[in-house]
RNA sequence: GCCUUGUUGGCACAGUAGGCAGUGUGUCAGUCUCAUAAUCUGAAGGUUGUGAGUUCAAACUUCACAUAGGGCA
Numbered sequence: 001g002c003c004u005u006g007u008u009g010g011c012a013c014a015g016u017a018g019g020c021a022g023u024g025u026g027u028c029a030g031u032c033u034c035a036u037a038a039u040c041u042g043a044a045g046g047u048u049g050u051g052a053g054u055u056c057a058a059a060c061u062u063c064a065c066a067u068a069g070g071g072c073a
Stems, first nucleotide, its partner, number of pairs: 001072007010025004019056001027043004049065005
C1' cells in the first nucleotide's frame, strides 16, 4: 500500500426481507432476612464509531474518515 471482518446502554453480545432498539451481566430501589448474599419485582442508562448520500423512512443500503483484529505484498 491492497483485501477482509468488526465498532449497538458501564461490560459481553443479539438485532439482514429498511418501519417503536433488545438479552445477559452490572448499577440503583424495593422484596426476603436478626443481618449480608442469593431469590423475586421494579427503575435508570443508547440519539447504534464520526460525517455525508440514497429513501416517505436507515442499526440495517452506498461512500469517505477514524479505530481494532486478520490476510497478502